[in-house]
This is a predicted structure of an 84-nucleotide RNA (transfer RNA) from Desulfovibrio ferrophilus. Rfam family: tRNA. Rfam links the family to the GO term triplet codon-amino acid adaptor activity. By type it is a transfer RNA.

Parts: sequence; structure tokens; C1' cells
RNA sequence: GCCGGGGUGGCGGAAUUGGUAGACGCACUGGAUUCAAAAUCCAGCGGGUUCACGCUCGUGGGGGUUCAAAUCCCCCCCCCGGUA
Repeated sequence: GCCGGGGUGGCGGAAUUGGUAGACGCACUGGAUUCAAAAUCCAGCGGGUUCACGCUCGUGGGGGUUCAAAUCCCCCCCCCGGUA
């Protein structure tokens, strides 16, 4: 260089006929329980804005197609494997 696979919350990892993004697990936070803790149970847990509700943005970066994109197309960056 070429070929193939991959990049999604703090971490691992789902979602492919394009149709609610973040299931599930771990970590973390609050509560229950306990003398205290562990274990267990309940709730919460991306960014911005808001007293709150809510609104909006968010799938490596940029652009395109579409009513609608993590998913399809193009360019770029990074990681893994193969190959001369």
C1' cells in the first nucleotide's frame, strides 16, 4: 500500500428490513435493612439550560441521502487481524 473487522454513557456490551438510542451487567450516588458493615432490596445515574417539570444536543470527526440514520453513501482519524 491492499483486504477484512471494529470505534455507542465512567467501564464492558446490546440495538441491522433505517422507525422510542443506550437493553443487560459492573462501577458510582441516595434510601431501606444492620449495633456497624458485607450481602440483599428499592430508586437514581451522558452534556447544556431550568427552582422543578420540561426543552435541546448526544453513537470517533466532517459532509450527504431520507419524513426519519448507530444502521445506507463519500472523505478523514484511530485500533485489531491478514497479505505482498
Lineage of the source: Bacteria > Thermodesulfobacteriota > Desulfovibrionales > Desulfovibrionaceae > Desulfovibrio. The RNAcentral record of the sequence draws on Rfam.